[in-house]
Context: one part of a larger RNA
RNA sequence: GGAUGAACGCUAGCGGUGUGCCUUAAGCAUGCAAGUCGAACGGAAUCUAUUUUAUAGCAAUAUAAAAUAGAUUUAGUGGCGAACGGGUGAGUAAUGCAUAGAUAACUUCUCUUUAUCAUGAGGAUAGCUUAUUGAAAAAUAAGGUAAUACUCAAUAUGGUUUGAAAUUGAAAUAUUUCAAAUUAAAGCUCAAAAGGCGGUUAAAGCAAGGUCUAUGUUCUAUCAGCUUGUUGGUGAGGUAAUGGCUUACCAAGGCUAUGACGGAUAGCUGGUCUGAGAGGAUGGUCAGCCACAUUGGGACUGCGACACGGCCCAAACUCCUACGGGAGGCAGCAACUAGGAAUCUUGCACAAUGGGGGAAACCCUGAUGCAGCGACACCGCGUGAAGGAUGAAGGUCUUAGGAUCGUAAACUUCUUUUAAUAAGAAGAAUAAUGAUAGUACUUAUUGAAUAAGCAGCUGCAAACUACGUGCCAGCAGCAGCGGUAAUACGUAGGCUGCAAGCGUUAUCC
Numbered sequence: 001g002g003a004u005g006a007a008c009g010c011u012a013g014c015g016g017u018g019u020g021c022c023u024u025a026a027g028c029a030u031g032c033a034a035g036u037c038g039a040a041c042g043g044a045a046u047c048u049a050u051u052u053u054a055u056a057g058c059a060a061u062a063u064a065a066a067a068u069a070g071a072u073u074u075a076g077u078g079g080c081g082a083a084c085g086g087g088u089g090a091g092u093a094a095u096g097c098a099u100a101g102a103u104a105a106c107u108u109c110u111c112u113u114u115a116u117c118a119u120g121a122g123g124a125u126a127g128c129u130u131a132u133u134g135a136a137a138a139a140u141a142a143g144g145u146a147a148u149a150c151u152c153a154a155u156a157u158g159g160u161u162u163g164a165a166a167u168u169g170a171a172a173u174a175u176u177u178c179a180a181a182u183u184a185a186a187g188c189u190c191a192a193a194a195g196g197c198g199g200u201u202a203a204a205g206c207a208a209g210g211u212c213u214a215u216g217u218u219c220u221a222u223c224a225g226c227u228u229g230u231u232g233g234u235g236a237g238g239u240a241a242u243g244g245c246u247u248a249c250c251a252a253g254g255c256u257a258u259g260a261c262g263g264a265u266a267g268c269u270g271g272u273c274u275g276a277g278a279g280g281a282u283g284g285u286c287a288g289c290c291a292c293a294u295u296g297g298g299a300c301u302g303c304g305a306c307a308c309g310g311c312c313c314a315a316a317c318u319c320c321u322a323c324g325g326g327a328g329g330c331a332g333c334a335a336c337u338a339g340g341a342a343u344c345u346u347g348c349a350c351a352a353u354g355g356g357g358g359a360a361a362c363c364c365u366g367a368u369g370c371a372g373c374g375a376c377a378c379c380g381c382g383u384g385a386a387g388g389a390u391g392a393a394g395g396u397c398u399u400a401g402g403a404u405c406g407u408a409a410a411c412u413u414c415u416u417u418u419a420a421u422a423a424g425a426a427g428a429a430u431a432a433u434g435a436u437a438g439u440a441c442u443u444a445u446u447g448a449a450u451a452a453g454c455a456g457c458u459g460c461a462a463a464c465u466a467c468g469u470g471c472c473a474g475c476a477g478c479a480g481c482g483g484u485a486a487u488a489c490g491u492a493g494g495c496u497g498c499a500a501g502c503g504u505u506a507u508c509c
Base pairs, nucleotide, nucleotide: 001509002508003507004506006505007504008503009502010501013381014380015379016378017377018376019374020373021339026337027336030334031333032332035080036079037078040077041076043074044073045072046071047070048069049068050067051066052065053064054063055062056061087292088291089290096217097216098215099214100213101212102211103210106209107208108207111205112204113203114202115201117199119153120152121151122150128143129142130141131140132139133138158183159182160181161180162179163178164177165176166175167174187197188196189195218264219263220262225255226254227253230252231251232250233249234248235247236246237245267289268288269287270286271282272281273280274279294315295314296313297312298311317328318327319326320325345371347370348369349368353367354365355364356363357362384414385413386412387411394405395404396403397402419446420445421444422443423442424441428436453498454497455496456495457494458479459478460477464493465492466491467490468489474481475480
């Protein structure tokens, strides 16, 4: 000198764009953050219409009940989603990350394309009703019902397994052919048909993921030896898949001064800061990957999790309780308490972009878009312009003549960025839809009107005098100032620098 997620002191007019718990991965009141589909299903509730019956009436009609049809709503079954999106960096020095490869060792819901099929049958169960228990959370029994829920049979374009043969290849677990065994499905909509949306099996693709290999990846030897599933083999199991991943047996190996093992610290990267570069430091915001979700462990469901707002077990903590027993997990968005030098609103909207569900209308979305708060950072604008000497008054200094603040002020003329008031009013989104927002912006009116500080002035280092103080009070980055004439302390005038900021502190180069 540059830089910062900064803090502190003094000061402060405005706008734009960014950015904001670095500390306790401490605890959390309250609200919201993941739902959706009635075009999968049977009910239930409400409303409407028609028909029938009953009652009243001469009748029109009214009331009640039942049936049928339609509309709206939805607790439950079922489907898809909830594995994304959002947060945090505790752990992790390598099961991670970065780069380059391998998969003859693998997977994929949805989507796209190409084929294929959808035949027949069955038993339940929730909801519901009844009964019971419980303070609650909820639970139990009996009855009875539906499905794109579940089960069985048929069929097999195909797939899978086994056996045989051929082909490619270094190698067959690959491809092709043959044989045997085995393996599917669901309907909904529409007045009807056609059609649409789905269902099954398979192949290819898209995109995504799993696994493996090589190289690189902080400090420490006041850590020198470490290891028994350890290192390798065979068989078996397990996985989507290779493999001591697991297990039985066999062998005795494997790693290590090119630093094993141990200890300390740490998420990694693209990047960021600095520097002429080499390098050094760093990894906040944004983007990619990883890990975690009160602590520890476990599996279930599912294409995908060993699952932040799912389940089970244990622990700590908190809450409710009728003391028998229950409930909870903000490292989601806000908010609160605590900690700390220190870090924001319990805001608006799904209008846009994107995501989930749905045939759609649409619903949900604290993702996101916006607004609010903070000079926290960067950038931009303003605090007036021109004229004006009797160099006014006043301050300060003075050799008492004057010098200086100083064209500065007053005063004259002008302007209106900004400000205030009033009126109009976007683009972003168009077929339609605007939270932002009556905002940006435009026009008119008013009137210099609303707007300057902070630090320094001995040298380094731009800028000096007076008074006060008297090794005191104090200053100070270093050298050093202060003991009676202090340009170094305090105050004033003047000056210098930067400026809505200026200084100080901390950290990095």

Small-subunit ribosomal RNA, 5' domain from a bacterium, 509 nucleotides, folded computationally. It matches the Rfam family "Bacterial small subunit ribosomal RNA". The prediction has a mean pLDDT of 84. The sequence was found in a public genome assembly.